[in-house]
Context: one part of a larger RNA
RNA sequence: UUGGGCGUAAAGCGCGCGCAGGCGGCGCACCAGGCGGGAUCUCGAAACCGGGGGCUCAACCUCCGGGCGGAUCCCGAACCGGUGUGCUCGAGUGCGGUAGAGGAAGUCGGAAUUCCCGGUGUAGCGGUGAAAUGCGCAGAUAUCGGGAAGAACACCGAUGGCGAAGGCAGACUUCUGGGCCGACACUGACGCUCAGGCGCGAAAGCUGGGGGAGCGAACAGGAUUAGAUACCCUGGUAGUCCCAGCCGUAAACGAUGGGCACUAGGUGUGGGGGGCAUUUGCCUUCCGUGCCGCAGCUAACGCAUUAAGUGCCCCGCCUGGGGGAGUACGGCCGCAAGGCUAAAACUC
Numbered sequence: 001u002u003g004g005g006c007g008u009a010a011a012g013c014g015c016g017c018g019c020a021g022g023c024g025g026c027g028c029a030c031c032a033g034g035c036g037g038g039a040u041c042u043c044g045a046a047a048c049c050g051g052g053g054g055c056u057c058a059a060c061c062u063c064c065g066g067g068c069g070g071a072u073c074c075c076g077a078a079c080c081g082g083u084g085u086g087c088u089c090g091a092g093u094g095c096g097g098u099a100g101a102g103g104a105a106g107u108c109g110g111a112a113u114u115c116c117c118g119g120u121g122u123a124g125c126g127g128u129g130a131a132a133u134g135c136g137c138a139g140a141u142a143u144c145g146g147g148a149a150g151a152a153c154a155c156c157g158a159u160g161g162c163g164a165a166g167g168c169a170g171a172c173u174u175c176u177g178g179g180c181c182g183a184c185a186c187u188g189a190c191g192c193u194c195a196g197g198c199g200c201g202a203a204a205g206c207u208g209g210g211g212g213a214g215c216g217a218a219c220a221g222g223a224u225u226a227g228a229u230a231c232c233c234u235g236g237u238a239g240u241c242c243c244a245g246c247c248g249u250a251a252a253c254g255a256u257g258g259g260c261a262c263u264a265g266g267u268g269u270g271g272g273g274g275g276c277a278u279u280u281g282c283c284u285u286c287c288g289u290g291c292c293g294c295a296g297c298u299a300a301c302g303c304a305u306u307a308a309g310u311g312c313c314c315c316g317c318c319u320g321g322g323g324g325a326g327u328a329c330g331g332c333c334g335c336a337a338g339g340c341u342a343a344a345a346c347u348c
Base pairs, nucleotide, nucleotide: 003319004318005317006316007301008300012315014200015199016198017197021193022192023191025087026086027085028084029083030082031081033080034079035076036075037074038073039072040071041070042069048066049065050064051063052062053061054060090190091187092186093185094184095182096181097180098179102176103175104174105173106172107171108170109153113149114148115147116146117145118144119143120142124135125134161168162167205246206245207244208243209242210241214240215239219235220234221233222232257314258313259312260311261310262309265292266291267290268289269288270287271286272285273284274283275282276281296303297302321348322347323346330341331340332339333338
C1' cells in the first nucleotide's frame, strides 16, 4: 500500500466560513468524450496460451494460429459526462406569527462585603480538632445613622432556554445574528462536503494604560508533624475587573466529524400550529431536549428515530505495545511563555 478501523482498546481536527477538489434531484431533446459492439491495421525475436510436428517419452526444439495493448473507421445511446430546454419534492427568498442568560454598547437598581466619618457601648474580638500568630483601652467586636469603592447578581432557576463551538443569567434602552411554526407566492438544483486558506476560540499567561472591595498563586507569620518547602489558621503581592493588542491551549467531552435517507414503541419536558371539547382537558402535527426500551449493532459496557442500527457522499485521523517523547533537530508562528509539525539512538 491493500485491508481493517476511530464512545471506553491506537485513532473525530476545539468550532465555524469557505476557494480548489470529490460527490450530486425529476423530465425531454441533442452530442458521442467515458462506455458497449463490429471491421481493418498493428502488436520485432524469444517467452505465454491453443493446435500440429521432431528428438524412443518428457524437459527441450520447431511450425501454424491467438490473446491483452495501440491506432483508424463504422454502429449503439441505458448509464457517467457535455450542451440546450423544462419541472419542483432538495436549497433559498418574500409574507405573517413566535420563544430565548444568542452577540455589542449604554443607563439604572437592591442585598452583601470592605473602608471612612459620627452616635450608643465596654473588654474582649477573631480563629480552630484544640490553639496560636492577628485585631482591640490610642475604644475593637456588636449595634444605629451617614458616606465612598469595586466586584458579583439571592429568590425566579429547572432534569429548562439560547449559541457553531468556546460560552451566555439583576433590570431597562438602543443596535444586531440565528432558530422554530404557518399558509400562500416567488427563484428554479442555486446543493452536500471540504486539502490548503481565513475567522472565532474557557482559564491561565504576556504588552501598554486604567482600576482594585472581596478573593487570592508567590511570599511572611502561627499551628500540625519525626520533618511539613503541604493540608488548617492570620495576613498578603501578581492576578481576578475595564480598554486596546497578543497568546491559541484544555478531560475545548457526548472522550461519539458533517450531510441526506430509511428502520417498533412508551414516557417527561421547552417552542409553534391544527381539530374537538370549551371548565381544568383530549387528539393530532412540526422543531428541540431527557429517560426507558424492540429489532439490529457491540469484545463487553452499552447504543438504540438526538444510533454506536441500515445505506450513500465528503473530510480528518489510527497502524505491535510501554518508556525515550508530544521530546530533540529543522521549519513556520509568538514580545515572551510557548504553540504547530515531528523523529532516532537506547531500553523493557
Molecule: small-subunit ribosomal RNA, central domain
Organism: uncultured Cryptobacterium sp.